[in-house]
RNA sequence: GCACCAUCCAGAGCGGCCGAGAGACCUGGCUCGUCGACGCCGCAGCAACCGCCCCCACGGGGGUGUGGUGCUCAUGCCGGGACCGAUGGAGG
Numbered sequence: 001g002c003a004c005c006a007u008c009c010a011g012a013g014c015g016g017c018c019g020a021g022a023g024a025c026c027u028g029g030c031u032c033g034u035c036g037a038c039g040c041c042g043c044a045g046c047a048a049c050c051g052c053c054c055c056c057a058c059g060g061g062g063g064u065g066u067g068g069u070g071c072u073c074a075u076g077c078c079g080g081g082a083c084c085g086a087u088g089g090a091g092g
Stems, first nucleotide, its partner, number of pairs: 002091001004089005013043005021032003025081005044072003049068002051064005076084001
């Protein structure tokens, strides 16, 4: 990267570096941003997909947070569009 399954109106920010756009793409809005956004790094935190533990009527249910991911403005920011996208799992 490919096809499949699940989830996407809950939750959780500080510091350092950088320096102009950013919120995936198109379009119309709106929002964030030189009082430094976006991004990167560190630490902290949130959540519970995997993991781990317990129960089960075998469909599933509960717990945990040492481990693997993920996430921490706004519903995936909102409406419309597109063989949309993101994350996790299992697989050839």